[in-house]
RNA sequence: CCUCGACAAGGGCAAAACCGUCGCGAGGCGGUGACGCAAAGCCAUGGGCCCGCCGGCUAACGCGCGGGUCGCCAGGCUGCCGAA
Numbered sequence: 001c002c003u004c005g006a007c008a009a010g011g012g013c014a015a016a017a018c019c020g021u022c023g024c025g026a027g028g029c030g031g032u033g034a035c036g037c038a039a040a041g042c043c044a045u046g047g048g049c050c051c052g053c054c055g056g057c058u059a060a061c062g063c064g065c066g067g068g069u070c071g072c073c074a075g076g077c078u079g080c081c082g083a084a
Base pairs, nucleotide, nucleotide: 004082005081012037013036017032018031019030020029021028022027035071041077042076043075045074046073047072048069049068050067051066052065053064054062055061
């Protein structure tokens, strides 16, 4: 340094729910709070899922359009520690 991840050390993040707030919505932000997480740090690139809009009378459908989710998976970038 790379891989790897311990009943190690120092720590870190923060699910659901509730309150406030922004949003048509999915959901976001702040506070309280911890279900959990060795990247639960960052990125929307691929896929998944979710929302809105358009076409379609409804529906089916669409290489549609826009948005969300990184704590859904994959991928990319970066990072603390150092047992086996």
A computed fold for an 84-nucleotide RNA from a Gemmataceae bacterium, annotated as c-di-GMP-I riboswitch aptamer. The prediction has a mean pLDDT of 88. Its Rfam family is "c-di-GMP-I riboswitch aptamer". About the family: GEMM was predicted in a large-scale screen for bacterial structured RNA regulatory elements. The sequence was found by an Rfam model in a public genome assembly. The organism belongs to Gemmataceae, within Bacteria.